[in-house]
RNA sequence: UCACCAUCCAGAGCGGCUGAGAGACCUGGCUCCGUGACGCCGCAGCAACCCGUGGGGCCUCCCCGACGGGUGCUACCGCCAGGACCGAUGGAGA
Numbered sequence: 001u002c003a004c005c006a007u008c009c010a011g012a013g014c015g016g017c018u019g020a021g022a023g024a025c026c027u028g029g030c031u032c033c034g035u036g037a038c039g040c041c042g043c044a045g046c047a048a049c050c051c052g053u054g055g056g057g058c059c060u061c062c063c064c065g066a067c068g069g070g071u072g073c074u075a076c077c078g079c080c081a082g083g084a085c086c087g088a089u090g091g092a093g094a
Base pairs, nucleotide, nucleotide: 001094002093004091005090006089007088008087013043014042015041016040017039021032022031023030025083026082027081028080029079044074045073046072049070050069051068052067053065054064055063056062057061078086
């Protein structure tokens, strides 16, 4: 990068650095933002996709836990509506 599967109305913030835009893209809205947004780093937390693991069941599999590891996430339903070879995250492939 490509094609496939699953999920996307629940949940979870503080500190430091930075300094003007940000909420993926287009149009229209609605919001956040020098009382410092967005981003980066640290710590904390949330969650339970994958591996391991503990418990249970109707035991190819499923349910519960969230202990270790790999990710992810922590304004607003993926902010909303419409659009498009939409996007994001995880898994397993080429």

SAM riboswitch aptamer (S box leader) from Micrococcus terreus, 94 nucleotides, folded computationally. The model forms 86% of the base pairs in the Rfam consensus. The sequence is in RNAcentral, with records from Rfam.